Transfer RNA from Mobilisporobacter sp., 72 nucleotides, folded computationally. Model confidence (mean pLDDT): 82 of 100. It matches the Rfam family "tRNA". The family's RNA type in Rfam is transfer RNA. Gene Ontology term of the family: triplet codon-amino acid adaptor activity.
RNA sequence: GGCUCAUUAGUCAAGUGGUUAAGACAUUACAUUUUCAAUGUAAGGGCGAAGGUUCAAUUCCUUUAUGAGCCA
Numbered sequence: 001g002g003c004u005c006a007u008u009a010g011u012c013a014a015g016u017g018g019u020u021a022a023g024a025c026a027u028u029a030c031a032u033u034u035u036c037a038a039u040g041u042a043a044g045g046g047c048g049a050a051g052g053u054u055c056a057a058u059u060c061c062u063u064u065a066u067g068a069g070c071c072a
Base pairs, nucleotide, nucleotide: 001071002070003069004068005067006066007065010025011024012023018055027043028042029041030040031039048064049063050062051061052060
């Protein structure tokens, strides 16, 4: 330098154009308990960035950032 793959919540992770972005762990509040832990109920928190296509984009296209791999 070229090519390929990945990027979704604090962590892991499903979602290949349309229905409230599923779930687990974690966090917070309440209940229970003498306290902690465990358990139950509830709540908050997310699509790397910019642009384009489309009636509609996490999803398709382009550029870019970061990480990984392959070739030279």